[in-house]
RNA sequence: GGGCCUGUGGCGCAGCGGUAGCGCAGAGGACUCAUAAUCCUUUGGUCGUGGGUUCGAAUCCCUCCGGGCCCA
Numbered sequence: 001g002g003g004c005c006u007g008u009g010g011c012g013c014a015g016c017g018g019u020a021g022c023g024c025a026g027a028g029g030a031c032u033c034a035u036a037a038u039c040c041u042u043u044g045g046u047c048g049u050g051g052g053u054u055c056g057a058a059u060c061c062c063u064c065c066g067g068g069c070c071c072a
Base pairs, nucleotide, nucleotide: 001071002070003069004068005067006066007065010024011023012022013021018055026042027041028040029039030038048064050062051061052060
């Protein structure tokens, strides 16, 4: 330099046109003599950046930025 994959809560991931969710973690509570475990409730999102298409974009297109793999 070229090709491919990838970027979504603190972390690991799902959602691939109809307006974002799961697990863990965090907070509060229940249970317990107490702790752990378990159960209930709950907080937390510029969906990497900037544009475009569309009635509507995390999702499709373009440009950059970060990470990974392969080739040279």